Model confidence (mean pLDDT): 80 of 100. A computed fold for a 91-nucleotide RNA from Thalassobacillus sp. CUG 92003, annotated as Glycine riboswitch aptamer.
[in-house]
Parts: sequence; structure tokens; C1' cells
RNA sequence: AUGACUACAGGGGGAGAGACUACAUAAGGUAGCGCCGAAGGAGCAAGCAUAUUCAUGUGAAUCUCUCAGGCAAACAGACCCUUGUAUGACG
Repeated sequence: AUGACUACAGGGGGAGAGACUACAUAAGGUAGCGCCGAAGGAGCAAGCAUAUUCAUGUGAAUCUCUCAGGCAAACAGACCCUUGUAUGACG
């Protein structure tokens, strides 16, 4: 000195579902019912390993569940792009 993968930070894009009802209240909140899945969380297949025909362990997600979160705007938001920093695979 090239700068993969990964991590962090900034910027941009970013869906879904009641502006429901009641109380309080400028909004924000609480409770009830109805819904949503793309923060987070939880669960599982094939396969692999052990065992030997019983079973055990491991095992992904945008799948499933909705604990949490969310259902006008705001905030949040998986994921994608970009910039910077750190590291340093490869050359």
C1' cells in the first nucleotide's frame, strides 16, 4: 500500500394494521375490544453427530407465535444504498 467479511456511527429510502370506545387530557397517557409483523424475543424442517432402531443434541428465516412492540402525524422500523471509522481475508 489493495481493502473481502464483520462491528459502530451519520445521511437517504422503508410496509402492515381502528384518527375505535370510555376516562382523563392542548397533544402526550390509562383501560377495553378489534387488528398488524419488518425493533427485540420465542418455536420448528431437512441435514449432521451420538446411539443402535427407542431416543438425544445441534439446527435458518422475510416462516410460525404475538410476550414485547405497533395500528393519523411524530417516534420506532427488518432490510437496501451511501459516507466515515476500526479490523485486515485476498493480492
Of the family's consensus pairs, 91% are formed in the model.